[in-house]
């Protein structure tokens, strides 16, 4: 600048992220099937399977103007004949069969076969080409025949076989011809070849219409058109688990064929041709225009229509012919069919239609009217090509199924919070309209060819007829809302929600997933929400998929760099400078100018010989345009596409016109880059010359330490080993020790983040032989480079042969341990190994999990090896510089972790690799290797995820701090006895139920004898024990009272008693029957509210802004220093703020103040009781830390020598922050103690306190109510709290002191009296600072006794007797007296609670309560200690830091045999079966070629379909059996990984074992932690 035009995401791995990566989905689309459904038009299109088989009827005939005949109508003529008529002949028109001639090679179908003799595209030519047009020339004379016909014969048919005859535009023969063919060949040309002029030879022909003009046929030429044949170039599927393929094979040469080139054929001679740019070979498949999708590039794709191409029941073969064979011919052979059994017919992959298979694909129709097409002068004839109708929603377009008014928002459904929504203007109902639909009448276009008649005879005028569709498209008219709505979906992705029903069943699903009693996800219902005559659904194709990536990925850790190296092919690839022009030629052909090389001569200049310079002459070269660009011009058919207009009412459909066709080939230009020639160059590369380094290889020699073994001394009873042992060595003398000799591997210190080497690797020390790199000089060479498929070479450990060596180490082995086991770990031994030399194996976490090669892009800092400056006598330091080696870092780059001049930064070269997880590095094949294996390397089948980084948590038999009766320390229990309670089990008609590890077991229950009381046995009631509403009836309701049965509930009767409010009405009550309902201590604490427990009274949890991060997240809240504390400070990308922590409330301690009933005998005010003070971060003082400042003094540096900068630090100040003492105070460091319980965690506890959704039970044998008993109190056992004790710290007797807190009218209950005692009479007080339990409260003191005993310990247990409560003490209360006098003498493993008025020890009082199992709980007061070094463990708990394969979060995740089912795929002895070929053998029809025949024919060779045989080779089914692998809620054995996973874990290798697995070797960190270096 241009015509047009444009790219959407999303769900799924995860406790959340972010990448990497599947998978699945939204979209278009069909020659498409199916399920529901279905009202009308137009335009399309419809046998994709079994190129399987096929009844019937059509689909290719025409011509009488090419010939003869037969035969039939009409006209007509002659003859016979009175007549009827008969016989022959002409005309016309029609039928029949046959010679002639042209068509039948077109048109129709279908993809079997074909990977190239195919098909596009491009040139191109050794060739044909009827019918048609042009053009020149011709058509003279003659001749046998032979179909039909007629006869004779064989055969069932088909058909054939002789005779006799006859036409011709049919066939032959002679002549004539030419610019026609053969031969001869001047010349000409590199070749092929072209070929003048003479001369000899050869080869035609037909009529036939018309009166006639003439047409129409027909011979030869030669051109053109068309339509073919051949060639050439590029383009054309997937496989290398297909690596070599070829013998007519490759070329010549003659020769033959052919329309024509040619190995196309034969004879010969050559030994050639293809192949890694994929030859051969194996599937697959007709190609092309174009279809679909996609932004595009591109991927699929070849249906309808168009060109090619190829077939015609398989195979073969030739004839005719301009041209070959779908509906021709011969033959083989499979299959149908007919037959007289001798022998024939036949080929729907033409159109219609059958049958078969199939998810599946139409009428045995109409017409030649149009278009075309064959014949044919022509009229015409033929035409399943065509035109048309028929059927299918198979597609696409279009239009209908009404429009407008209508709310009491009817009824009815549905849901409901019961009000109500909502289907819904939706319906009815009114008013209108008629596309469609029924009738009725009209009515185009497609028609003009053509006849005819005229005429200016070519084309013109006038006149006449042709329609299959068709009952046509279309118009008027009339009728009446009339005829005419479904499908799918509704958890997300994705638009659209309730209700019941079901209960991990039934189902559902495209993913990801729903469904276990509240399912928007199942299925039903009602409403939604999309599309709409169609909706879904399945299949298959692009798309989304940048998930194969040219546009457009990647490869430290996800998949993915070959173990290294050399180096062929190929890919790439430094700098400069030419490649100009005129004429001519078929030809850049030749020749001339210019520019430039090189040479030889010749002259001049310079300086030093001899060169350099310039100039002349002479002789030879070179001077491109192959990709790459522009530009014409040719072709890319049409039909699609897209633009514009236009024609059907639109529109889909159709027409014109234009663009478009990306390539291809020619022709003409251009020279920037690439390429190609030539000529030059030095910066890449090499090579020379100097130095210096190095565990670089390879071979030899030689050194000390150590072990180990022999021998000897010495000396004795053990060593050795380990967690602890033990196997084991040792009195035959070990271990220890000395001394000697032997032996084999390996080489401490130096050592190192160091050096060398391609890599694996390489370590005493010396010598010879060798390689590679550095550096320095810049002397030569002059692009000689870089990568690198195949090829080659090397390649740690183990292992493998053979022969040697063996000290120590050591798989396997044996033992002994350790364990539930131990085929490990640990230990004593010990063999291959491991050493050496020679051949093999060729693989490693062979890792920097990073190819080589080049350049560029800040830096600090360390360190080997060089060289250079400065300075120095010199060496070291210093500074640069080049090559290695590490650490941190800019920019960048990464998912992030990280990398960063040694890049995972920016470019560019070449190579090798990747495409979700398993399956599997396996199968199966090829290759190598003795073997073990290597190496290349798949599928089915299965899953939605595998993965990587990083992030919060949780968790670890990792780490660091911290804290806490957490251990320690200390005192006292528990576990042993009997008893008390409370659990479990057991039993029981019933032992009611809840609570199970911590956080259940003296818990719930602060009281089970009936009650309670839920439970069991019986007995009863059914609107109910207790509620509310209402109908109906009855009635004063109530109440008392008696009898009868009964265990009682309760029933059953009989009586008293006659009610209150109101003026009435009527209410209020109460029974009866009924209707709604009640009632449930049934069920679900995993539907729930409230309340609780534990972590934990731990310090911890979190927010708002702002900052970091792609994000999840982090920061704040880390870090130092404290603190009881996330208590405070300080620093800091953080600032602040909240729930919690502390304070505020209570009680106790001091103290003031006031009030003053009961205390006091009064004053008083111990006391009560209200308020208030006090303690805090405050004062002193000492120490220690940190921070700032100052300074004496020491080191570095730099200096003009004045001093200035930086470390460092005594010392002194100021500041905080802690700890130790100290005043004062009643109290000292939070003064004790309560109450107060974050954000959360366990589905933790509870439907049996209370409330509550849901869901059971209830007119008769209730899960409800009410009673009587009886259970909850059992008793072989077991656990849990406890109380009494075991004794002298002690018991008993007597006597003597000192408390608080409470609680009492159904009640404490005094004195005073009986009783041994419980306890009884009594009854004062007393509604409480008053009286009462209450008293001396008990340990405690004081005296006396008891003397270590089963006892003056010790009280279970049992007997007698009694008290109290209470309708009731039998099961099953409590007290008291005497009587008895059990078991226990301090408790095994283990285990509890306490840090100060605590712990132990004493006793007192309440609750609940008739009583009481209370030894239990909740509180009172008395008496009154020890310890604490300290944080190594034990348990918990908090913060950091670190691993993780866990996140339901270690009670976690997870491996592998075994066992059970299933599923697919390899192996396999074998069986079947296709397929390509190869050797033979036979070999049909045909042609060819011998031979024979007048001719036809007969013989005969070689060739050759199909057959047959042999052996092999590819593929494929099947297949006893054996071996792995996938898959599948609860099977079994172990724990082998994930935390140090409890023996770090993993490669490679061997050996062994039920199994994961172990050990050996040798290697990696993708392992913690610690110590050393070093930064």
């Nucleotide at each position: 600048u241009u015509u047009a035009u444009a790219g959407a995401g999303g769900a799924u791995u995860u406790g959340a992220u972010c990448c990497u990566g599947g998978u699945c989905c939204a979209g278009g689309a069909u020659g498409a099937a199916c399920g529901c459904u279905g009202g009308c038009g137009g335009c399309g299109u419809g046998g994709a399977u079994a190129a399987g088989g096929c009844a019937u009827a059509c689909a290719a005939g025409u011509c009488g103007u090419g010939c003869g005949c037969c035969u039939c109508a009409u006209u007509u003529u002659u003859u016979c004949g009175c007549a009827a008529g008969a016989a022959a002949g002409a005309a016309u028109g029609g039928g029949g069969a046959g010679c002639g001639g042209c068509a039948a090679a077109c048109g129709g179908g279908u993809u079997a076969g074909u990977a190239a003799u195919a098909c596009c595209u491009u040139a191109g030519u050794a060739c044909g080409u009827a019918c048609c047009c042009u053009u020149a020339a011709g058509a003279u004379g003659g001749g046998g025949a032979u179909a039909g016909u007629c006869u004779g014969c064989c055969g069932a048919a088909a058909g054939g076989c002789g005779g006799a005859g006859u036409a011709a535009u049919a066939c032959c023969c002679a002549a004539u011809a030419g610019u026609c063919c053969c031969c001869u060949g001047a010349g000409a040309u590199u070749u092929u070849u072209c070929g003048a002029a003479u001369g000899g030879g050869g080869u035609a022909a037909a009529g036939g219409a018309g009166c006639a003009a003439u047409c129409c046929a027909c011979u030869u030429a030669a051109g053109g058109a068309u339509c073919g044949g051949c060639u050439u170039a590029g383009g054309u599927c997937c496989u290398a688990u297909c690596a070599g393929c070829u013998a007519g094979u490759u070329g010549g040469u003659a020769a033959g064929g052919u329309a024509a080139u040619g190995g196309c054929u034969u004879a010969c001679c050559a030994a050639g041709g293809c192949u890694a740019u994929g030859a051969c070979g194996g599937g697959u498949a007709g190609g092309g225009g174009g279809u679909g999708u996609g932004a595009g590039a591109g991927c699929a794709u070849g249906a309808c229509c168009c060109c090619c191409a190829a077939c015609a029941a398989u195979g073969g073969u030739a004839c005719u012919g301009a041209g070959a064979a779908c509906g021709g011919a011969c033959c083989c052979u499979a299959c149908u069919c007919c037959u007289a059994c001798g022998g024939g017919a036949g080929g729907c992959a033409g159109u219609a239609g059958c049958c078969g298979a199939g998810a599946a694909u139409c009428u045995u129709c109409g017409g030649c009217a149009a278009u075309g097409g064959g014949c044919g002068a022509a009229a015409g004839c033929c035409u399943g090509a065509c035109c048309g109708a028929g059927c299918g929603a198979c597609g696409c377009c279009g239009c209908g199924u009404g429009u407008g008014g209508g709310a009491u928002g009817a009824a009815g459904g549905u849901c409901u919070u019961c009000g109500g929504a909502u289907c819904g203007u939706a319906a009815a109902c009114c008013a209108c309209u008629u596309u469609u639909c029924u009738c009725g009448c009209u009515g185009a276009g497609a028609a003009a060819u053509u006849c005819c008649g005229g005429u200016u005879u070519u084309a013109c005028c006038g006149g006449a007829g042709u329609g299959a569709u068709g009952u046509u498209a279309g118009g008027c008219g009339a009728g009446g809302a009339a005829u005419a709505a479904g499908g799918a979906g509704c958890u997300g992705c994705a638009a659209a929600c309730u209700a019941c029903g079901u209960g991990c069943c039934a189902g559902c699903a495209g993913c990801c997933g729903c469904g276990g009693u509240a399912a928007u996800a199942c299925g039903u219902a009602g409403g939604c929400u999309u599309c709409a005559a169609g909706c879904g659904u399945u299949a298959u194709c692009c798309g989304g998929a940048u998930u194969u990536a040219u546009u457009g990925g990647g490869c430290g850790u996800a998949a993915a760099g070959u173990g290294u190296c050399c180096u062929u092919a190929g890919g790439c690839g430094c700098c400069u400078c030419a490649u100009u022009u005129c004429u001519u030629u078929u030809a850049u052909u030749a020749g001339g100018a210019g520019c430039u090389g090189a040479g030889u001569u010749u002259u001049u200049a310079a300086u030093u010989u001899a060169u350099u310079a310039a100039a002349a002459a002479c002789u030879u070269g070179g001077u491109c345009a192959a990709g790459u660009c522009c530009u014409a011009u040719g072709u890319u058919a049409a039909a699609u596409u897209c633009u514009a207009u236009g024609g059907c009412u639109c529109a889909a459909c159709c027409a014109u016109a234009g663009a478009c066709u990306c390539g291809c080939a020619u022709g003409g230009g251009a020279u920037a880059c690439u390429g190609a020639u030539g000529a030059g160059g030095u910066a890449g590369a090499g090579g020379g010359a100097g130095a210096a380094a190095a565990g670089g290889g390879u071979u030899g020699g030689c050194g000390g330490a150590a072990c180990a073994c022999a021998c000897g001394g010495u000396g004795u009873a053990g060593g050795g080993g380990u967690g602890a042992a033990a196997u084991c060595c040792g009195u035959u003398g070990a271990u220890a020790u000395c001394g000697u000799g032997u032996g084999g591997a390996a080489c401490a210190c130096c050592g190192a983040a160091a050096g060398c080497g391609a890599a694996g690797g390489c370590a005493g020390c010396c010598a010879a032989c060798u390689u590679g790199g550095u550096c320095u000089c810049u002397c030569c060479u002059g692009a000689c480079g870089c990568u690198c498929u195949a090829a080659g070479a090397c390649g740690a450990a183990a292992g493998c042969g053979u022969g040697g060596g063996u000290a120590g180490a050591a798989a396997a082995a044996a033992g002994g341990a350790u364990u539930a086991g131990a085929u490990a770990c640990c230990c004593u031994u010990g063999u291959a190994u491991u050493c050496c030399a020679c051949g093999c194996c060729c693989u490693a976490a062979a890792c920097u999990a990073u190819g080589g090669g080049u350049g560029c892009u800040a830096g600090c800092u360390a360190u080997u090896g060089g060289c250079a400056g400065u300075a120095u006598c010199g060496a070291c330091c210093c500074u640069g510089u080049c090559a290695g080696u590490g650490g941190c870092g800019a920019a960048g780059c990464u998912u992030a972790c990280g990398c960063g001049u040694u890049a995972a930064g920016c470019a560019c070269c070449c190579c090798g690799c990747c495409u979700g997880g398993g399956a599997a590095g396996u199968a199966c094949g090829g290759c190598c290797g003795c073997a073990a294996g290597g190496u290349u390397g798949a599928a089915a089948c299965u899953c939605a995820a595998a993965g990587g980084a990083a992030u919060a948590g949780a968790c670890g038999g990792g780490a660091a701090c911290u804290c806490g009766c957490a251990c320690a320390a200390g005192c006292g229990g528990u576990g042993g006895a009997a008893c008390a309670u409370g659990a479990g089990g057991u039993u029981u008609a019933a032992u009611u139920c809840g609570a199970c590890a911590g956080c259940a077991a003296a818990c719930g229950a602060a009281g089970a004898a009936c009650c309670u009381u839920a439970c069991c046995a019986g007995g009863g009631c059914u609107u109910g024990a207790a509620a509310u509403a209402u109908u109906a009836g009855a009635g004063a309701a109530a109440u008392c009272u008696c009898a009868g049965c009964g265990a009682a509930a309760g029933u059953u009767g009989a009586g008293a008693c006659c009610u209150c409010c109101g003026c009435a009405a009527g209410g209020a009550c109460u029974c009866u029957a009924g209707u709604a309902c009640a009632g449930g201590u049934g069920c679900u604490g995993c539907a729930u509210g409230g309340u609780u427990g534990c972590c934990g009274u731990c310090a911890g949890c979190u927010c708002g802004u702002g900052g970091c991060g792609c994000g999840a997240g982090u920061u704040g809240u880390u870090c130092c220093c404290u603190u009881c504390a996330g208590u405070g400070g300080g620093g800091a990308a953080a600032c602040g703020a909240g729930c919690g922590c502390a304070a505020c409330c209570c009680u106790c301690g001091u103290c003031c103040u006031g009030u003053g009933u009961u205390a006091u005998a009064u004053g008083u005010g111990u006391c009560a009781c209200a308020g208030g003070a006090g303690a805090c971060c405050g004062c002193c003082c000492c120490c220690u830390c940190c921070u700032u400042u100052g300074c004496a003094c020491c080191c570095g540096a730099c200096u003009u020598c004045g001093g200035u900068c930086g470390g460092g630090g005594u010392u002194a100040a100021a500041g905080g922050a802690g700890g130790g003492g100290g005043a004062g105070g009643a109290a000292g460091g939070u003064g004790a103690g309560g109450a107060u319980g974050a954000c959360g965690u366990c589905a933790a506890a509870u439907c049996a306190g209370c409330a509550u959704g849901g869901c059971c039970c209830u007119u008769u044998g209730a899960u409800g109510c009410c009673c009587u008993g009886g259970g909850c109190c059992a008793c072989a056992c077991u656990c849990a709290u406890g109380u009494u004790a075991c004794a002298a710290u002690g018991g008993a007797u007597a006597g003597g002191a000192c408390a608080a807190c409470g609680c009492g009218u159904u009640g404490c209950c005094a004195a005073a009296c009986c009783g041994u005692a419980a306890g009884g009479u009594g009854g004062a007080g007393c509604u409480a600072a008053u009286c009462g339990c209450a008293u001396c409260a008990a340990a405690c003191c004081u005296a006396u006794c008891c003397c270590c005993a089963g006892u003056u310990c010790g009280g279970a247990u049992u007997g007698a007797g009694g008290g109290c409560u209470g309708c009731a003490a039998c099961u099953c209360g409590c007290c008291c007296u005497c009587a008895u006098g059990a078991a226990g003498c301090c408790g095994g493993a283990a285990u509890c609670g306490c840090u100060a008025g605590u712990a132990a020890u004493c006793g007192c009082g309440g609750g609940u309560c008739a009583g009481c199992u209370a030894u239990a709980c909740c509180g009172c007061g008395g008496u009154g200690a020890a310890u604490a070094c300290g944080u190594u463990c034990u348990c918990g708990a908090g913060u950091u830091c670190u691993g993780u394969a866990c996140u339901c979060a270690c009670c976690g995740c997870c491996u592998g045999u075994c066992a059970a089912g299933u599923c697919a795929a390899g192996g396999a002895a074998g069986c079947u079966g296709a397929g390509a070929a190869u050797a033979g053998c036979c070999g049909a029809a045909g042609g060819u070629c011998c031979g024979u025949u007048u001719u036809u024919u007969c013989g005969g060779a070689a060739c050759u379909a199909a057959g047959c045989u042999a052996g092999g080779c590819u593929c494929a089914g099947u297949g006893a059996c054996a071996g792995g692998g996938g898959c599948u809620a609860a099977g079994u054995c172990a724990u082998a990984a994930c935390a140090a996973g409890g023996c770090a874990c993993u490669c490679c290798u061997a050996g062994c074992g039920g199994a994961a697995g172990c050990u050996g070797g040798g290697g990696g960190u993708g392992a913690a932690a610690c110590u050393u270096u070093u930064a």

Small-subunit ribosomal RNA from a Minisyncoccota bacterium, 1575 nucleotides, folded computationally. Taxonomically the source falls in Minisyncoccota (Bacteria, Bacillati). The RNAcentral record of the sequence draws on ENA and SILVA. Its Rfam family is "Bacterial small subunit ribosomal RNA".